Predicted 3D model of a 72-nucleotide RNA (transfer RNA) from an uncultured Clostridia bacterium. The sequence was found in a public genome assembly. It matches the Rfam family "tRNA". The family's RNA type in Rfam is transfer RNA. Its mean pLDDT, the model's own confidence on a scale to 100, is 83.
């Protein structure tokens, strides 16, 4: 210095224009002598930052940034 991928709850990931969901971890309950385990619930995300297009953006374009791969 190119080119590519990827960035969404604490973690791993889904969602590819119409109010953002799963598993696991955390909390309440209920089973139990009692713990695990299981069963229901509850909390927990301005979707990486900025802009643009659109009635409408986590979704599409554009700059950055940050990882991570690869070329010189």
């Nucleotide at each position: 210095g190119c080119u590519a991928a990827u960035g969404u709850g604490g973690c791993u990931c889904a969602g590819g224009g119409g109010u953002a969901g799963a598993g696991c971890a955390g909390c309440u309950c209920a089973c139990u002598c009692g713990u695990a385990a299981u069963g229901a619930g509850c909390a927990g995300g301005u979707c990486g930052u900025g802009g643009g297009u659109u009635c409408g953006a986590u979704u599409c374009c554009c700059a950055c940034c940050a990882u991570u791969a690869g070329c010189u």